[in-house]
Parts: sequence; C1' cells; structure tokens
RNA sequence: GGGGAUGUAGUUCAGUUAGUAGAGUGCUUGUCUCAAAGGCAAAAGGCCCUGGGUUCAAUCCCCAGCAUCACCA
Repeated sequence: GGGGAUGUAGUUCAGUUAGUAGAGUGCUUGUCUCAAAGGCAAAAGGCCCUGGGUUCAAUCCCCAGCAUCACCA
C1' cells in the first nucleotide's frame, strides 16, 4: 500500500433480512451460616464505536471515518 472481519451492560457473547434489546459471569442488596465459602432470591447497569444519508420509523440498510484483529504485497 491492497482487499477483508469485528465493534451491543464492568467483562465474555447472543439477537432481530427496520417497530427503542437479552444470556453467562461480575458488582450491589436480602436470606441461609457464629463467620467465611457456597446456595437461593431480587435489583441496578447499554439511546447497540462516531458522523451523515434513506425511511413514518435505523442497533439492523447505504456512505464516510475511528479502533482492533488476522491475511496479501
């Protein structure tokens, strides 16, 4: 330099070929225990990388960026 893939909760990842999103784990609270570990229950936490476009409506479609990853040269 070239063509790609990925970007969603603190973290690891789903998700819908458009109608404002879930799980595991973690954090917090309650309960069981003398206490801890562990179990059980509940709650909090994300306008889905950024900016435009299309649309009645975009996390999803289109364009341009940014970051990361591996590949080719």

Model confidence (mean pLDDT): 82 of 100. Predicted 3D model of a 73-nucleotide RNA (transfer RNA) from Ictidomys tridecemlineatus. Taxonomically the source falls in Ictidomys (Eukaryota, Euteleostomi, Boreoeutheria, Sciuromorpha). The same sequence occurs in records of 3 taxa. Rfam family: tRNA. About the family: Transfer RNA (tRNA) molecules are approximately 80 nucleotides in length.